Predicted 3D model of a 74-nucleotide RNA (transfer RNA) from a Candidatus Woesearchaeota archaeon. Rfam family: tRNA. Rfam describes the family as follows. Transfer RNA (tRNA) molecules are approximately 80 nucleotides in length. By type it is a transfer RNA. Its mean pLDDT, the model's own confidence on a scale to 100, is 84.
This record gives sequence, structure tokens and C1' cells, in this order.
RNA sequence: GGGCAAGUAGUUUAGUCCGGUAGAAUACUUCGUUCGCAGCGGAGGGAUCCCGGGUUCGAAUCCCGGCUUGUCCA
Repeated sequence: GGGCAAGUAGUUUAGUCCGGUAGAAUACUUCGUUCGCAGCGGAGGGAUCCCGGGUUCGAAUCCCGGCUUGUCCA
């Protein structure tokens, strides 16, 4: 320098192909259970979906450019 893959909650991630309410687990807060803790059960808060632009009534999703990480080639 070139090819490919990935980037979504504190963390791990689903959803992307085929545009239409952003979901789960874990962590956190709280309530119940307990003498108390752990465990278990209930409830709650938390994601400008890596950045910028474009298309569209509508973009995490499609298009263009960029950044970061991984991997392969040179």
C1' cells in the first nucleotide's frame, strides 16, 4: 500500500441479508424472601446504534467518504 471482517447500554451481544416501536444477558439501583449475607424471584434506570454526508414519508439497516480494531496478501 491492497483485500476481507467487525464497531449497538459499564460489559458480552441479537436485530442488518428483506428499511417501519432499538431487544436480551450480565452489571447497577430498589423491593420481596433471610436474624443477616449469598442465592432466587419481582420492578426500575441506562445505547446521538463509531463519525460525517446522501437516498427516502421514514435509516442501526441502503449508498458514498472517513476513523478504529482484527485478519490475510505484498